[in-house]
């Protein structure tokens, strides 16, 4: 100067204040007062994946739609994690990759530049005197040479581009071209060796080259019901409804009678307000030991660690910390000022991603 990983993310006190729980403390049935206990995160976030749970739907098969896609392992599952392979980037530590198929199914796209962007396509600059025509020259008189034009052949060289239809050298040719040959690359196929495997490596054979893009349509394989805790469940005022009994009824005045006062009363199912539940012991987290490279798994131990319902968990001050800046000082340090993030539960759990003042600890590279 960097690269990866683990962790912390203010402390103490005083005062004021808030939610929940407990008290045979006060107060008394209206609340309240008082004492004690307890009270956010590494991401509680975004709601991007997956699941538990709940209700609804559901013979079976197919289509459509969506998702995923190297190998092995882990995990309840996952667009998850670990290890490895391959490809790409970096001097390196290390990082990134939806990483099946565009070469024998099809279609589409490939900006600008360029002649041409996939058609066995194209010909700008070019290459060729092999063919025809014209001109000039030469001679052994039949041709030869040079130049120009026309058709034709070619795709080697230059040029454009991210990419130009394998590379390179030779043979061949009028010039050329995998036209042919050697080597190399790539592809297919067969086999040996190593590996659980992805794959690597070695060798033989083959045709003779096939551009890139599938988080483009598409093809192949596998997977996928819908809605969500305001899910859902239990109890249940009032009002309305149904049934029954009704002055010889019902209720109050502490039990009974008298008396007196008041008045319809009882039951039913559904269910609103409201209350309770779901809802805090769990795929949980912590410590130690063991297995494993690791993710993870197993055993043992100690504990219980917010639970609101318009939604509490806050504020001020002081002291001590951390950081930055300035001044003084040889230095250690002292003083002053500023600053101390991101954010914030709402059924729960596992992940991913994103935000974050500042700090700690080991490891590695140049």
């Nucleotide at each position: 100067a960097g690269c990866a990983g683990a962790c912390c993310g203010g402390a103490u006190g005083a005062c004021c204040g808030c939610g929940c729980c407990c008290g045979a403390a006060c107060g008394u049935u209206g609340a309240g007062u008082u004492g004690g206990g307890u009270g956010a995160g590494g991401a509680a976030a975004a709601u991007c994946c997956g699941c538990c749970c709940u209700c609804c739907a559901c013979a079976g098969g197919g289509u459509a739609c969506g998702g995923u896609g190297c190998u092995g392992g882990c995990g309840a599952a996952a667009u998850g994690c670990c290890a490895g392979g391959c490809g790409g980037g970096g001097c390196g530590a290390c990082c990134c990759g939806a990483c099946g198929g565009c070469a024998a199914a099809g279609u589409g796209c490939c900006a600008c530049a360029g002649a041409g962007a996939a058609g066995c396509a194209u010909a700008u600059u070019g290459c060729g005197a092999g063919g025809c025509u014209g001109a000039g020259c030469g001679c052994a008189a039949g041709c030869g040479c040079u130049c120009a034009g026309c058709a034709c052949g070619c795709g080697a060289g230059g040029g454009u581009g991210a990419a130009a239809c394998g590379g390179c050298g030779g043979u061949g040719u009028a010039a050329g071209c995998g036209a042919c040959c050697a080597c190399c690359a790539g592809c297919g196929u067969c086999g040996g060796c190593a590996g659980c495997g992805a794959u690597g490596u070695c060798g033989g054979c083959g045709g003779c080259u096939a551009g890139g893009c599938a988080a483009a349509c598409c093809c192949c394989a596998c997977c996928g019901g819908g809605a969500g805790c305001a899910a859902g469940g239990u109890c249940a005022a009032g009002c309305a409804g149904g049934c029954g009994c009704a002055a010889u009824g019902g209720g109050g005045c502490g039990a009974c009678c008298c008396g007196u006062c008041c008045c319809g009363c009882g039951c039913c199912g559904g269910g609103u307000a409201g209350a309770c539940u779901g809802c805090a012991c769990g795929a949980c987290g912590c410590g130690c030991c063991g297995a494993g490279u690791a993710a993870u798994c197993g055993g043992c131990g100690a504990a219980c660690g917010a639970g609101a319902g318009a939604g509490a968990u806050g504020g001020u001050c002081a002291u001590c910390g951390g950081g930055c800046u300035g001044u003084c000082u040889u230095a250690c340090g002292a003083c002053a000022g500023c600053u101390u993030a991101c954010a914030g539960a709402a059924g729960g759990c596992g992940g991913u991603u994103u935000a974050c003042a500042g700090g700690u600890c080991g490891g590695c590279u140049u």

The prediction has a mean pLDDT of 76. A computed fold for a 366-nucleotide RNA from a soil metagenome, annotated as Bacterial RNase P class A. The RNAcentral record of the sequence draws on MGnify.